[in-house]
Context: one part of a larger RNA
RNA sequence: UGCGUGUGGCGGAUGCCUAGGCGGUUACAGGCUAUGAAGGACGUGGAUUACUGCGAUAAGCCACGGGGAGCAGCAAACAUGCUUUGAUCCGUGGAUGUCCGAAUGGGAGAACCCAACCUGCUUGCAGGUUAUUGGCAGCUGAAUAAAAUAGGCUGUCAAAGCGAACCUGGAGAACUGAAACAUCUAAGUACCCAGAGGAAUAGAAAUCAACCGAGAUUCCCAAAGUAGCGGCGAGCGAAAUGGGAGUAGCCCAGUUCUGCAUCAAAUCGACAAGUCAAGCAAAAUGAUUCUGGAAAGGUCAGCGAUAGAAGGUGAAAGCCCUGUAUGCGAAAGAUGAGUCGGUGGGCAGGCGAAGAGUAAGGCGGGACACGUGAAAUCCUGUCUGAACAUGGGGGGACCAUCCUCCAAGGCUAAAUACUCGUAACCGACCGAUAGUGAACUAGUAGCGUGAGCGAACGGUGAAAAGAACCCCGGGAUGGGGAGUGAAAUAGACCUGAAAUCACAUGCGU
Numbered sequence: 001u002g003c004g005u006g007u008g009g010c011g012g013a014u015g016c017c018u019a020g021g022c023g024g025u026u027a028c029a030g031g032c033u034a035u036g037a038a039g040g041a042c043g044u045g046g047a048u049u050a051c052u053g054c055g056a057u058a059a060g061c062c063a064c065g066g067g068g069a070g071c072a073g074c075a076a077a078c079a080u081g082c083u084u085u086g087a088u089c090c091g092u093g094g095a096u097g098u099c100c101g102a103a104u105g106g107g108a109g110a111a112c113c114c115a116a117c118c119u120g121c122u123u124g125c126a127g128g129u130u131a132u133u134g135g136c137a138g139c140u141g142a143a144u145a146a147a148a149u150a151g152g153c154u155g156u157c158a159a160a161g162c163g164a165a166c167c168u169g170g171a172g173a174a175c176u177g178a179a180a181c182a183u184c185u186a187a188g189u190a191c192c193c194a195g196a197g198g199a200a201u202a203g204a205a206a207u208c209a210a211c212c213g214a215g216a217u218u219c220c221c222a223a224a225g226u227a228g229c230g231g232c233g234a235g236c237g238a239a240a241u242g243g244g245a246g247u248a249g250c251c252c253a254g255u256u257c258u259g260c261a262u263c264a265a266a267u268c269g270a271c272a273a274g275u276c277a278a279g280c281a282a283a284a285u286g287a288u289u290c291u292g293g294a295a296a297g298g299u300c301a302g303c304g305a306u307a308g309a310a311g312g313u314g315a316a317a318g319c320c321c322u323g324u325a326u327g328c329g330a331a332a333g334a335u336g337a338g339u340c341g342g343u344g345g346g347c348a349g350g351c352g353a354a355g356a357g358u359a360a361g362g363c364g365g366g367a368c369a370c371g372u373g374a375a376a377u378c379c380u381g382u383c384u385g386a387a388c389a390u391g392g393g394g395g396g397a398c399c400a401u402c403c404u405c406c407a408a409g410g411c412u413a414a415a416u417a418c419u420c421g422u423a424a425c426c427g428a429c430c431g432a433u434a435g436u437g438a439a440c441u442a443g444u445a446g447c448g449u450g451a452g453c454g455a456a457c458g459g460u461g462a463a464a465a466g467a468a469c470c471c472c473g474g475g476a477u478g479g480g481g482a483g484u485g486a487a488a489u490a491g492a493c494c495u496g497a498a499a500u501c502a503c504a505u506g507c508g509u
Base pairs, nucleotide, nucleotide: 001508002507003506004505005504006503007502008501009500015494016459017458020430021429022427023426024425025424026423027422028421029419030418031162032161039100040099041098042055043054044053046078051073061094062093063092064091065090066089070082071081072080105114106113107112115130116129117128118127119126120125121124132159133158134157135156136155137154138153139152140151166197167195168194169193170192177184181231207214208213218245219244220243221242222241228236229235249411250410251409252355254351257349258348259347260346266343267342268341269340270339271338274335275334276333279328280327281326285301286300289298290297302319303318310322311321312320360384361383362382363381364380365379366378367377370396391406392405393404394403395402446453447452466493469481470480471479472478
């Protein structure tokens, strides 16, 4: 020094596990906020770094319910206490709730600085009020003689800000594809802005259809990758109609005439079955024996089941524990089918009425599957500009006939979309380089001027029984005994692969 073997070290693969994730189903909820939110800063414990909780009443205060023996979060030990005069804990309601933050008395470099007025007294403190804009009301009040208006002040009501996706509207790219690229595509997508709701939008035909007829809207399946559009390239891409889900229709632009007679929706109030929100009861095995550290395993003999879901217990338990099937349960709180009452006007007929700078047109754009095309239809920046039911729109240029509908006012549930969240359950989903970035102090540590980027770290054992005592040593959280334990090569830890290192040893050089 090479190869091999053995024993150890380093290392943390693998196996097993799960405290955390991922995806879904059903039901609920779909908002919070000037009574100060979301989110934070700073405090708060006997001792307290972080997290959790809470707020100078500060891991808490009060009341009412539940519950019934221990308790003072994570988190052991110590100290000190609480508790059957019912604590801790769980539910509901209330009190307190520093400072910042829409932040709202003024200011400011968020968590800080500085005020005015009123009230109170302990006389320097405490409590309260004081932002803006809009609506309404009141008191005032110019230019301008009066009146009025603008303006001012006061009161009161409201708004603001935040929130995962879904929705409507406004505004609106590029990469890309076309194998280059300009029309086109990507795409009315992404991003931005405004606004609303638990859904939103749309919606009761100036609609379709085709000479037969249908009868608001929305969503799904088919029609159909069809008809079409298209540098007729790339690509884009309907509708009628049929089948389903779900169904609901109304009001104003009006007079007052007649008839019926209290009857619809909506809204307000009261009551209210039930539901939610703590919980309660809940069957049935053994000291039969074997192995073992331990029985739930084997064996023997039984039992319950409207309960053989699941989890735990020293290995694998229907009958040990928690539960489970089933039955029951609320003082205060939330919700609430429905019932009653108030407001409110209802139905039928008659006569009327029936939306103008609108429809339509020219020019320029946009939307329609439809790129200007033969281009109807819809919207409108600009210029024009009708008719009045004896009328008007549409039926894809346009005209006639025929058919059909009645624009220029408004409301409308359901079927549909989504999931920040709550509850229960499920998975031929993951199992610590996986699964969320995050099973651990995780959006933490760290990085960056900043926008922002962004980790790693799980496992002793059934139980700490966590190694008293002795020895070595300057000492160790070091080693050797002893002891515990089934096991200590389970000792700060399951298993413990490989690369790799040391020592021992065999053979070779």

A computed fold for a 509-nucleotide part of an RNA from a Gammaproteobacteria bacterium, annotated as large-subunit ribosomal RNA, domain I. The coordinates come from a structure-prediction model, not an experiment, and the mean pLDDT is 84. The RNAcentral record of the full RNA draws on ENA.